[in-house]
Large-subunit ribosomal RNA, domain IV from a Chitinophagaceae bacterium, 328 nucleotides, folded computationally.
Its Rfam family is "Bacterial large subunit ribosomal RNA".
The prediction has a mean pLDDT of 89.
Taxonomically the source falls in Chitinophagaceae (Bacteria, Pseudomonadati, Bacteroidota, Chitinophagales).

Context: one part of a larger RNA
RNA sequence: CUAUGCUGAAGGAACUAGGCAAAUUACACGCGUAACUUCGGGAUAAGCGUGCCUCAUUAGAACGCAAGUUUUAGUGAGGGGCACAAGCCAGGGGGUGGCGACUGUUUAUCAAAAACACAGGGCUCUGCGAAGCCGCAAGGCGACGUAUAGGGUCUGACUCCUGCCCGGUGCCGGAAGGUUAAAGAGAGGUGUGCAAGCAUCGAACUGAAGCCCCGGUGAACGGCGGCCGUAACUAUAACGGUCCUAAGGUAGCGAAAUUCCUUGUCGGGUAAGUUCCGACCUGCACGAAUGGAGUAACGACUUCCCCGCUGUCUCCAGCAUAGACUCA
Numbered sequence: 001c002u003a004u005g006c007u008g009a010a011g012g013a014a015c016u017a018g019g020c021a022a023a024u025u026a027c028a029c030g031c032g033u034a035a036c037u038u039c040g041g042g043a044u045a046a047g048c049g050u051g052c053c054u055c056a057u058u059a060g061a062a063c064g065c066a067a068g069u070u071u072u073a074g075u076g077a078g079g080g081g082c083a084c085a086a087g088c089c090a091g092g093g094g095g096u097g098g099c100g101a102c103u104g105u106u107u108a109u110c111a112a113a114a115a116c117a118c119a120g121g122g123c124u125c126u127g128c129g130a131a132g133c134c135g136c137a138a139g140g141c142g143a144c145g146u147a148u149a150g151g152g153u154c155u156g157a158c159u160c161c162u163g164c165c166c167g168g169u170g171c172c173g174g175a176a177g178g179u180u181a182a183a184g185a186g187a188g189g190u191g192u193g194c195a196a197g198c199a200u201c202g203a204a205c206u207g208a209a210g211c212c213c214c215g216g217u218g219a220a221c222g223g224c225g226g227c228c229g230u231a232a233c234u235a236u237a238a239c240g241g242u243c244c245u246a247a248g249g250u251a252g253c254g255a256a257a258u259u260c261c262u263u264g265u266c267g268g269g270u271a272a273g274u275u276c277c278g279a280c281c282u283g284c285a286c287g288a289a290u291g292g293a294g295u296a297a298c299g300a301c302u303u304c305c306c307c308g309c310u311g312u313c314u315c316c317a318g319c320a321u322a323g324a325c326u327c328a
Stems, first nucleotide, its partner, number of pairs: 001323008010314002014312001019309001027051005036041001038157001052079012080084001092307004097302002099299002104116002120155007132141003158294004163224003168221002170217005177212003183206002188201005225243005252286001253283001264280005
């Protein structure tokens, strides 16, 4: 010096990206226990006391013929120790946001999560020799099921909700019309032949789905404006004008896991706060099942704060064990 343990004056997170690591806590009984809440929870919340030994004593229980032994719950008085759940074992706690409802699942070997799944919700296909899938086929799965079933897809408990646009793309519907293949048809032509014929080209006309066309459809793919003016201080603009669009973003939320300018501004917390919490709204570039906003409980998730605790630190020191190192 390294690794693994142990101890430490005073301070106690000043360390650090971050309390990482360590320390604290830990059991039983008695008391006591907040906000919030889906009334189940939260909760071992938090917080406090007792626990060893001796004597006396109350009420029981089991066993025993009895003497008595063991034992439960108490009451009173006293005693000793540094230490009485004396060893091992054995939750630190609280508050506030974000995300995900939850228990689960995952990158075997750097990621356990806010990712996946999930119960629940919707759309859509499928009438059974089902749709869908595997297979050249036979055949099989679906299913020894039958629309309260099965497949696909999106969302993701629960609560309150889920606005406008069908112009483009997709899907669905549409006995008309346009276009359109093979095929049918065959006016007419060409080659050859004396001819019959054979061969060949070929205009009208009749021809499906598809496309065009006409409608519908957003929990289908998706989209959801600009400029100018205006109120008796100023400022702002309920209001008006105009251009464009398929329609111009509703409710709710908002410097957000989204805010560039930005450490926005104000308030709170600190002596001091680019983080955090509450507001504001000027949303570069939130927004409603690519779901919006809330939400008790839950989380080896993540942000910030507080109490306790500590060698994380001020600032290092000592000890033990194994190495390293020196000598033999």